[in-house]
RNA sequence: AUACGAUAAUAGCAAACCCGCUUAAAGGCGGGGGCGCAAAGUCAGAUCCGCAAUAAGGCGGAGGUCAGACUGCCGAA
Numbered sequence: 001a002u003a004c005g006a007u008a009a010u011a012g013c014a015a016a017c018c019c020g021c022u023u024a025a026a027g028g029c030g031g032g033g034g035c036g037c038a039a040a041g042u043c044a045g046a047u048c049c050g051c052a053a054u055a056a057g058g059c060g061g062a063g064g065u066c067a068g069a070c071u072g073c074c075g076a077a
Stems, first nucleotide, its partner, number of pairs: 004075002012037002017032006035064001041070003045066002047062005
């Protein structure tokens, strides 16, 4: 350095559900919560969700589905 990933260490994220706010909707944000995650970080090709304004298309969204690119903490076997 590459690969790999532990009943290690340190930090982090946070499903369902509940409360508040918000969007036309999907959904988002904040608080609680704690199923899980070594990329459950970023991007967004496929996929999926929505339609105020859905033929095609367009627009909005998810990403904790699959694949890929980029970046990143730790170091037992």